[in-house]
Molecule: transfer RNA
Organism: Patescibacteria group bacterium
RNA sequence: GCGCCUAUAGCUUAAUGGAUAAAGCUCUGGUCUUCGGAACCAGCGAUGAGGGUUCGAUUCCCCCUGGGCGCA
Repeated sequence: GCGCCUAUAGCUUAAUGGAUAAAGCUCUGGUCUUCGGAACCAGCGAUGAGGGUUCGAUUCCCCCUGGGCGCA
């Protein structure tokens, strides 16, 4: 330099172009407990940036950025 894959919550993963983007772990609060843990209940928190297509984009297209792999 070229090609391919990939980017969603603090972490690990879901979501056929269509509802308020779902869950587990973590974290916070509550119940329980002498305290803690466990268990149960509740809560906080996310689509890498920019543009395009579409009535509608996490999803499709372009480009940029980060990461991974291969070729040279």